[in-house]
Context: one part of a larger RNA
């Protein structure tokens, strides 16, 4: 002098962008934050229609009826590994760069080539029963599929095996090309538009592993290490690997600092500084880790899964004492803690996901609103004119005047923001119907619906100078000075230091610098 996710005092008009638990990874009361799909299936609990019947003069009622529209609950398909949080842990299994995989895998998506034959037995809702306060559970019968499970087909195509050619990071490793054994598939709905199913290759996205370097303090931590270090073989994995085994050697690391101990996510960035360098890692972006605590793994193209599963431990709650529920480091919110940090808000209108042919559900992602000067920028609180140099000053004074101070009264003006009132957006065309074309994927084009923000934003008229200025300082550093109290007293103080009777340094008062909706103090960094 800059700078902060700041706090505290006084004090305050608007508006625009941004940003708001740094502390207890401490407990959470309530609500939401992940479903969707009937064009996969059996079906019908509820809502709407239809039809039969019965009663009624009728209105209508009450039964039965999956016929229709749908659709709970259920099987089943995708998705729940995104997207959201939060830094607890970790000094390297991260993370940054460099590069490889002659050691790999990738649902959904794009192209491409092939193929879908033909059987079976079950199970859940339904329903009957049992047990239990409740969580739920246990048994019987029935039935379906894009649910499961055999058969048949295997061509390009995966594996194996000989045969030839070729390649070299020269690991009998990789590749090409004919042949030859071998093994592996399927599902269908329908409104006939389409949408799917099966293997296989190549692409794109996403991981996964591996190698080199770079990554804080501590020697008042000097030696550590037995699957340790390597080889052979072998088991596991998508895949290399002591990743796990059995054997066999005895090596590895280590003052260039192993081991160990304390602190910590990394990075892009961000602050400072002329740069070199210190320091920081909140907010957005990337990577990682974590989900009350620790352990396991199932399913799955991916998890060893925040709102799935077991198991143990701690707290919490229900309970009919037999047993059970639970996880806000998801968005509000609450209680703690703390110097300190928001609303139990509104919408899917857009943008993004998810899942469906699609209409369209679903989203505390996200866009919005609401709080808070916590920040940066931006605008205002009024402008010209005006000298009797008025009034008043608990201002001064050599008593003459000076000072405040063109301030102010006063005229003459404008009217930004605030108020009042009228009008009033863009963000919205994508979907929907027709039509027209088409390479059938779509493209034009008419019509016709959809805003939470919001009657904002903006714009236009109107009264009206009207409603809008503090605060910190004045011995020196450092810009700004006098009088009055006090009397080493109360006090100031960042450092010199000021105060014991004329304190520019303490209180006050006018007057003065200074910055200004802020201005100081405190803390931290440079």
């Nucleotide at each position: 002098g800059g700078a902060u996710g700041a706090a505290c005092g006084c004090u305050a008009g608007c508006g625009a962008c941004a940003g708001g638990c740094u502390u207890a990874a401490c407990a959470c009361a309530u609500g939401c934050a992940a479903g969707u799909c009937g064009a996969g299936g059996g079906g019908c609990a509820g809502c709407g229609g239809g039809g039969u019947g019965u009663g009624g003069c009728a209105a209508c009622a009450c039964a039965c009826u999956g016929c229709c529209g749908g659709c709970g609950a259920c099987c089943g398909g995708c998705g729940c590994a995104c997207g959201g949080g939060u830094g607890a842990g970790u000094a390297a299994c991260g993370c940054g760069u460099a590069u490889g995989c002659a050691a790999c895998u990738u649902g959904c998506c794009u192209a491409u080539c092939a193929g879908a034959g033909g059987g079976g037995g079950a199970u859940a809702a339904c329903c009957c029963g049992g047990c239990g306060a409740a969580a739920g559970u246990c048994g019987g019968a029935c039935u379906a599929a894009u649910a499961c499970c055999g058969c048949a087909u295997a061509a390009a195509a995966c594996a194996g095996g000989g045969g030839u050619c070729c390649c070299g990071c020269a690991u009998g490793g990789g590749g090409a090309u004919a042949u030859u054994u071998g093994u592996u598939a399927a599902a269908g709905a329908u409104u006939c538009a389409u949408c799917g199913c099966u293997g296989a290759u190549a692409g794109a996205u996403a991981g996964g592993c591996a190698u080199g370097c770079g990554u804080u303090c501590c020697a008042u931590u000097a030696g550590g290490c037995a699957g340790u270090u390597g080889g052979c073989g072998g088991g596991g994995u998508a895949a290399c690997g002591g990743c796990c085994c059995a054997c066999c050697a005895a090596a590895c690391c280590g003052a260039c600092g192993a081991u160990g101990g304390a602190u910590a996510g990394g990075g892009g960035u961000u602050c400072u500084g002329a740069g070199a360098g210190g320091a920081a890692g909140g907010u957005c972006c990337c990577c990682c880790a974590c989900a009350u605590u620790g352990g396991u793994a199932c399913u799955g193209a991916g998890a060893c899964a925040c709102g799935g599963a077991c198991c143990a431990a701690a707290c919490u709650c229900c309970u009919a004492c037999g047993g059970g529920a639970g996880g806000c480091a998801g968005c509000a919110g609450u209680g703690a803690g703390g110097a300190a940090u928001a609303u139990u808000g509104g919408u899917c209108a857009a943008u993004g996901g998810g899942c469906g042919g699609a209409a369209g559900c679903c989203u505390g992602a996200a866009c919005c609103a609401g709080c808070c000067a916590a920040g940066u920028c931006g605008c205002g609180u009024g402008a010209g004119g005006g000298a009797a140099g008025a009034c008043g000053g608990c201002c001064c004074u050599a008593a003459g005047g000076g000072u405040u101070g063109u301030a102010a009264a006063c005229c003459u003006c404008u009217u930004u923001u605030g108020c009042c009132g009228g009008g009033g957006a863009g963000c919205a065309a994508a979907a929907g119907c027709g039509c027209c074309g088409u390479g059938c994927g779509c493209g034009g084009u008419g019509c016709u619906a959809u805003g939470a923000g919001a009657g904002u934003a903006c714009c236009c008229g109107g009264a009206g100078a009207a409603a809008a200025a503090g605060c910190a300082u004045c011995g020196g550093c450092u810009a700004a000075c006098u009088c009055c109290g006090u009397g080493c007293c109360a006090g100031c103080a960042g450092c010199c230091g000021c105060g014991g009777u004329a304190a520019u340094a303490c209180g006050g008062a006018g007057g003065a610098u200074g910055c200004g909706a802020g201005c100081g103090u405190u803390a931290u960094c440079c």
Predicted 3D model of a 526-nucleotide part of an RNA (small-subunit ribosomal RNA, 5' domain) from uncultured Parabacteroides sp. The coordinates come from a structure-prediction model, not an experiment, and the mean pLDDT is 84.